A computed fold for a 114-nucleotide RNA, annotated as FMN riboswitch aptamer (RFN element). Of the family's consensus pairs, 97% are formed in the model.

RNA sequence: UAUAAACUUCAGGGACAGGUGAAAUUCCUUACCGGUGGUAUACCCCACGAGCCUAAGGGCUGACAUGGUGCAAUUCCAUGGGCGACAGUAAAGUCUGGAUGAAAGAAGUGUUUU
Numbered sequence: 001u002a003u004a005a006a007c008u009u010c011a012g013g014g015a016c017a018g019g020u021g022a023a024a025u026u027c028c029u030u031a032c033c034g035g036u037g038g039u040a041u042a043c044c045c046c047a048c049g050a051g052c053c054u055a056a057g058g059g060c061u062g063a064c065a066u067g068g069u070g071c072a073a074u075u076c077c078a079u080g081g082g083c084g085a086c087a088g089u090a091a092a093g094u095c096u097g098g099a100u101g102a103a104a105g106a107a108g109u110g111u112u113u114u
Base pairs, nucleotide, nucleotide: 002113006109007108008107009106010105015030017029018028019027031094032093033084034083035048036047037046038045043082044081051060052059053058064080065079066078067077068076086097087096088095
């Protein structure tokens, strides 16, 4: 310096808006948000997690185009679009709940070995 086991910590954001209504942060208008790894910097490319189904093995699981710069970008810049688990409730990405949970992973401690 590198490093197996083990352990510790961390690990999700966003409507006190307006309208209709008996009732909606759920509808309509407007606004706002974007986990982890990869890759030229990614909510919409590839993969993973979460979530759902199953007795198990296992399965399911959202959404983008055009132009520009550049060696290289569906990631940057410009323009216009689109998407968002389950349960509850006037129909929910933003409220409440499972969840003081779990977890992709990130950082650290540490000894062994070389």